[in-house]
């Protein structure tokens, strides 16, 4: 100097004028009136994909069904999240990705090609040892042996080097691979390394069914609570204590004493829930980290059909053109996009800027 990898932060600032809104205070003509002070939309507020706080079922359970997660350890209120580690794959590397338990419990699937796709009946082929027949002999035929060679395919009865055989084959041997509730060392563990034993199951697939381990009640702020008002204390049918209803589906169990369906009528108003929190920030300690503990400080929207805005000036930033490299001119204030009970995550969209750590290459010293 160039090219990369990972992490963190910001998302304009100041001022003036006008406008909207929450809270507090004051005044008054008591009217969403006036005045002053103070606050007012994000890193994703989005998707509604997970997990909870909170509320109701409800007095609170058990089992089955069903669902979710899936290597080990830790963090957390919890999670399918985060952090660290193991293993596998990709990358020269910093790093990235992983739907990461079990195929010897069982069932299913592997198109086409190929003889054959999982207890393999052999397409092309190799042998003729042993046995039978023919032949003077060479040899031929029958019977028999083979899965090593070739071909097909993503994958064809572990790989490779030797021995052995009629020709071959873990048939035998060394090394590698594989298996072992085997032994030792290191590690909390996943696992890694080494030794021993065994010729060894016939591959892949479980985001196929399944098995194993762990976990899970249901519904949701349109939850729920209070007040006021109005109507028709209407009509019909069914079950009716050996019953009905509720607790997601089923069973048990428990609770209540009425419940279910259809037709018709009234109301949809006000208040609350509704913002001080598993909150934020500085510093210190512990921890590899996620994070935890402690001290000090701060209050940072609460609308109710839905406010949080517009204009101007200066500064800052970005883009384009020009440049005498001092700067000048013009444009923009951004892209993605707006809280609705709240919080922790994940995923998706996206203009621009700042900072840190690390890796590789080139040149010079």
């Nucleotide at each position: 100097g160039a090219a990369g990898u990972c992490c963190g932060c910001c998302a304009g600032g100041c001022a003036g004028c006008c406008g909207c809104u929450g809270u507090g205070c004051g005044c008054c003509u008591c009217g969403u009136g006036c005045g002053c002070a103070u606050g007012g939309a994000g890193g994703a507020a989005a998707g509604u994909c997970c997990g909870g706080g909170c509320c109701c079922c409800a007095u609170a359970g058990a089992g089955c069904a069903g669902g979710a997660u899936g290597c080990c350890g830790g963090c957390u209120a919890a999670c399918g999240g985060c952090c660290g580690g193991g293993c596998g794959c990709c990358g020269u590397g910093a790093g990235g990705c992983g739907a990461u338990g079990g195929a010897a419990a069982g069932u299913g699937g592997c198109a086409c090609a190929g003889a054959a796709a999982a207890u393999a009946c052999a397409c092309a082929g190799c042998c003729u040892a042993a046995g039978u027949u023919c032949g003077c002999a060479a040899g031929a035929a029958c019977c028999g042996g083979c899965a090593a060679u070739g071909g097909u395919g993503a994958a064809a009865a572990g790989g490779c080097g030797g021995g052995g055989u009629a020709a071959g084959a873990g048939c035998c041997c060394a090394c590698c691979g594989c298996a072992g509730u085997u032994c030792g060392u290191g590690g909390c563990a996943a696992c890694a390394c080494g030794g021993c034993u065994g010729g060894c199951a016939c591959g892949c697939u479980a985001a196929a069914c399944c098995c194993c381990a762990u976990c899970c009640g249901g519904g949701g702020c349109a939850a729920g609570g209070c007040c006021a008002a109005a109507u028709a204390g209407g009509g019909a049918a069914g079950c009716c204590a050996u019953g009905g209803c509720g607790c997601u589906g089923c069973u048990c169990g428990c609770g209540c004493c009425g419940c279910u369906u259809c037709c018709g009528g009234g109301u949809a108003g006000g208040c609350u829930g509704c913002u001080a929190g598993a909150g934020c920030g500085u510093c210190g300690c512990g921890g590899u980290a996620a994070c935890g503990c402690g001290u000090c400080g701060c209050c940072c929207a609460g609308a109710g059909g839905a406010a949080u805005g517009g204009c101007u000036g200066c500064c800052g930033g970005g883009c384009a053109g020009c440049u005498u490299c001092g700067g000048c001119u013009g444009c923009c204030u951004u892209a993605c996009a707006g809280a609705a009970c709240c919080c922790g995550g994940c995923u998706u969209a996206u203009c621009g800027g700042c900072g840190g750590a690390c890796u590789u290459c080139c040149a010079c010293u």

Annotation: Bacterial RNase P class A from Betaproteobacteria bacterium HGW-Betaproteobacteria-14, 365 nucleotides, folded computationally. The model forms 97% of the base pairs in the Rfam consensus. Its Rfam family is "Bacterial RNase P class A". It is annotated as a ribozyme. Rfam describes the family as follows. Ribonuclease P (RNase P) is a ubiquitous endoribonuclease, found in archaea, bacteria and eukarya as well as chloroplasts and mitochondria. Model confidence (mean pLDDT): 78 of 100. Taxonomically the source falls in Betaproteobacteria (Bacteria, Pseudomonadati, Pseudomonadota).